[in-house]
Molecule: FMN riboswitch aptamer (RFN element)
RNA sequence: GUUAUUCUUUGGGGCGGGGUGCAAUUCCCCACCGGCAGUAAAGUCUGCGAAGGUCGCUUGCGACCCCGAACGGGUGAAAUUCCCGUACCGACGGUAUAGUCCGGAUGUUAAAAGAAUAGC
Numbered sequence: 001g002u003u004a005u006u007c008u009u010u011g012g013g014g015c016g017g018g019g020u021g022c023a024a025u026u027c028c029c030c031a032c033c034g035g036c037a038g039u040a041a042a043g044u045c046u047g048c049g050a051a052g053g054u055c056g057c058u059u060g061c062g063a064c065c066c067c068g069a070a071c072g073g074g075u076g077a078a079a080u081u082c083c084c085g086u087a088c089c090g091a092c093g094g095u096a097u098a099g100u101c102c103g104g105a106u107g108u109u110a111a112a113a114g115a116a117u118a119g120c
Base pairs, nucleotide, nucleotide: 001120002119003118004117005116006115007114008113009112010111016030017029018028019027031100032099033090034089035048036047037046038045043088044087052065053064054063055062056061057060070086071085072084073083074082092103093102094101
C1' cells in the first nucleotide's frame, strides 16, 4: 500500500417579509434549502440510500415492487456537473391545502473517517 473481519465516531438543509381569512410558517406574491458514490466540481445525468407497498419467515431480517425534477447559450481537450440566462422538483401521518412546522425519529441508512487483528 492493498484485501478481509471486527469495533468506534460522524452521517439532511430550509418560512424571513407582505396579502386574504375566525383560523394558514400549509392558500396567494416575494424568499429560502439541496443526503451518498461516480464523472470536469451535479437537487434535475448514472447508480445508491431514505420514505411507501407486497410477500416470506426465525419478528427484524430477506426477496421483490415503487421511487420527483432542465433546457438554451458560453469557455474548454473534456462539463446535462463550471459560468451566464430562464425554468423545474421535493414520501407518509397531523393541522386551513406543508420541500421549509409538529410527529414516527434519542429511529433507519447510502456512505465517510479512524483503530485493531489477520493475509498478501